RNA sequence: GAAGCAAGCCAGACAGCCGCUGGCCACGCCUGGCGACAGGCGCGGCGGGAGGAAGGUCCGGACUCCACAGAGCAGGGUGACGGCUAACGGCCGUCCGUCGAAAGCCGCAAACGCGGUCGGUGCAAGCCGCCGCGUCCGGUAUAAGGCGCGGAACAGGGCCACAGAGACGAGUCUUUGCCAUCGCGGCGGCGCAAGCCGCCCGGGGCGAAGGGUGAAACGCGGUAACCUCCACCCGGAGCAAUUCCAAAUAGGCACGCGUUGAGGCGGCUCGCGGAGCGUGCGGGUAGGAAGCUUGAGCCGUGGAGCAAUUCACGGCCUAGAGGAAUGGCUGUCAUAGCGGGGCGACCCGCCGUAACAGAAUCCGGCCUAUCGGCUUGCUUCACCU
Numbered sequence: 001g002a003a004g005c006a007a008g009c010c011a012g013a014c015a016g017c018c019g020c021u022g023g024c025c026a027c028g029c030c031u032g033g034c035g036a037c038a039g040g041c042g043c044g045g046c047g048g049g050a051g052g053a054a055g056g057u058c059c060g061g062a063c064u065c066c067a068c069a070g071a072g073c074a075g076g077g078u079g080a081c082g083g084c085u086a087a088c089g090g091c092c093g094u095c096c097g098u099c100g101a102a103a104g105c106c107g108c109a110a111a112c113g114c115g116g117u118c119g120g121u122g123c124a125a126g127c128c129g130c131c132g133c134g135u136c137c138g139g140u141a142u143a144a145g146g147c148g149c150g151g152a153a154c155a156g157g158g159c160c161a162c163a164g165a166g167a168c169g170a171g172u173c174u175u176u177g178c179c180a181u182c183g184c185g186g187c188g189g190c191g192c193a194a195g196c197c198g199c200c201c202g203g204g205g206c207g208a209a210g211g212g213u214g215a216a217a218c219g220c221g222g223u224a225a226c227c228u229c230c231a232c233c234c235g236g237a238g239c240a241a242u243u244c245c246a247a248a249u250a251g252g253c254a255c256g257c258g259u260u261g262a263g264g265c266g267g268c269u270c271g272c273g274g275a276g277c278g279u280g281c282g283g284g285u286a287g288g289a290a291g292c293u294u295g296a297g298c299c300g301u302g303g304a305g306c307a308a309u310u311c312a313c314g315g316c317c318u319a320g321a322g323g324a325a326u327g328g329c330u331g332u333c334a335u336a337g338c339g340g341g342g343c344g345a346c347c348c349g350c351c352g353u354a355a356c357a358g359a360a361u362c363c364g365g366c367c368u369a370u371c372g373g374c375u376u377g378c379u380u381c382a383c384c385u
Base pairs, nucleotide, nucleotide: 001381002380003379004378005377006376007375008374009373010372012333013332014331015330016329017328018327020049021048023046024045025044027042028041029040030039031038032037051356055367056366058365059364060363061362062361063238064237065236066235075234076233077232078231079230080094081093082092083091084090095150096148097147098146099145104140105139106138107137111135112134113133114132115131116130118129119128120127121126151229152228156227157226158223159222160221168219174209175208176207177206178205179204181203182202183201185200186199187198188197189196190195242290243289244288245287252281253280254279255278256277257276264272265271297316298315299314300313301312302311303310304309334353335354337350338349339348340347341346
């Protein structure tokens, strides 16, 4: 330097202006309180404000409520071996199986392309042969690495497409050996005849070998991503969990007042009118609050370990909304893109962030989506020192 892989990281930067959201501080006003103070409103200042997947909700946990003597059955899940972890279907290491070569180098039977001061032929164009190079192909070579729903097929059942005679019950397509026997079977011979003998054909039983089909042909076949067996694990629902405070209206309960006239008709009197009214308590709703973000947390250093991971010390606090904020505009620069110029390094102009996407109790994973860019490592090569 080329090629192939793997891992990690970033996800435009800076500045100004205007907002949104919630936090802290200060001030002013109002309400309550003896006060400290609490609550509300207004105004000002300071600092915080989406992700690597916040996503799908697939797996595992924390937390909350409900259920629960013990054991078993049913049901669901996992599955090499060892380790890690709060746990896992996750991660790490090893084994096994399987996939895995672009560039470089070497070779080249055939084919194709190009070339040749080559050979043959021909007047020539060309054709044939040979050689060289390239493509293809083979080797170097299955490297780094990727993937694996990886227990058990002598416990049992089921299934094995197409092809094939036969697919796990065995079976008999071809050839052939032995045995037994059959046929109004065929041919030949003998015999007057009945019949006898020989050969062949077809059928039966027991073997042997071969061909063909197929992933597999009888062999402790394959398949458990079919049932099953073995080992291990698993109670249910989920933050709309759950808990607290608590209006108005309606209804409930208790007490009191009321036809000897309550409440109402704006304050009083008269009058009208005719059955409820008042107080207290309790449940629920609206609404408010807690749960809520300090946590299996993040960063750094050191130790143990191949690693996943873990231990010690030091430092840090990094959204917390909740009908749901995290935004908009402008300028400069950098990336991508487009156009032009230049042999080239590069320069000029335009565009204006341009991928997937967006918290909603939290955490560990998996999977899926993703414009671009950076760094490191491994493997196979080439060149130079």